Transfer RNA from a Chloroflexota bacterium, 76 nucleotides, folded computationally. Its Rfam family is "tRNA". The family's RNA type in Rfam is transfer RNA. Taxonomically the source falls in Chloroflexota (Bacteria, Bacillati).
RNA sequence: GCCACCAUAGCUCAGUUGGUAGAGCAAACGAUUCGUAAUCGUUAGGUCGUGGGUUCGACUCCCACUGGUGGCUCCA
Numbered sequence: 001g002c003c004a005c006c007a008u009a010g011c012u013c014a015g016u017u018g019g020u021a022g023a024g025c026a027a028a029c030g031a032u033u034c035g036u037a038a039u040c041g042u043u044a045g046g047u048c049g050u051g052g053g054u055u056c057g058a059c060u061c062c063c064a065c066u067g068g069u070g071g072c073u074c075c076a
Base pairs, nucleotide, nucleotide: 001072002071003070004069005068006067007066010025011024012023013022019056027043028042029041030040031039049065050064051063052062053061
C1' cells in the first nucleotide's frame, strides 16, 4: 500500500424483506430470610463509531472518513 470483516446499553452480544431498538450479566429499588448469600420481581440505562447521500421512512442500502481484528504484497 491492497483486500475482507467488525463498531448497537457499563460489559458480552442479537436485531428477519428498510417501517417506533432487544437479551443475558452488571446497577438501583422491592419481595423472600433472624441476617447475609442465592433466588424472584420491577425500574432505569442507547446521538445504533463520525459525516454525507438515496428514500415517504435508514441500525439496515450507497459513498467518504475514524478506530479495531485478520490476511496479502513491497522495501530493508